[in-house]
Molecule: FMN riboswitch aptamer (RFN element)
Organism: Bacillota bacterium
RNA sequence: GAUGGCCUUCGGGGCAAGGUGAGGGGGCAACCCCGAUUCCUGACCGGCGGUGACCCUUCGGGGAAGCCCGCGAGCCGCCUUGCGGCAGACCCGGUGCGAAUCCGGGGCCGACAGUAGAGUCUGGAAGGGAGAAGGCCUGG
Numbered sequence: 001g002a003u004g005g006c007c008u009u010c011g012g013g014g015c016a017a018g019g020u021g022a023g024g025g026g027g028c029a030a031c032c033c034c035g036a037u038u039c040c041u042g043a044c045c046g047g048c049g050g051u052g053a054c055c056c057u058u059c060g061g062g063g064a065a066g067c068c069c070g071c072g073a074g075c076c077g078c079c080u081u082g083c084g085g086c087a088g089a090c091c092c093g094g095u096g097c098g099a100a101u102c103c104g105g106g107g108c109c110g111a112c113a114g115u116a117g118a119g120u121c122u123g124g125a126a127g128g129g130a131g132a133a134g135g136c137c138u139g140g
Stems, first nucleotide, its partner, number of pairs: 004137007015042001017041003023034004043120002045110002047071004054063003066108002074086005090106005112123003
């Protein structure tokens, strides 16, 4: 200690709130009960790599973005080791040589199937996975 090969482990968070009442049940009746994490209000959450003017530091280094660049899971299609498509979101002010990242403020976004219309419930999934850490071999 390049490169290549193999192995092990790890590898996603979030409503027990209020309102409404589709629908269902009970009662002779008046009427009563159940009923949405899906609707409305409010609340809550943020995978992985990169970058990063900020923070920490024993000065070796470490941490830091959901909406900046890319990746992943999911769905659709195809000429199916893979490729293409779908699926998502940021502005304003401040500081500054410089802000997509810092500080302040206000916003916005979130596969498929099920179901009362779902980022948060249930399910495919004891799955897959970007990748992270470590070990063995190889040996430039």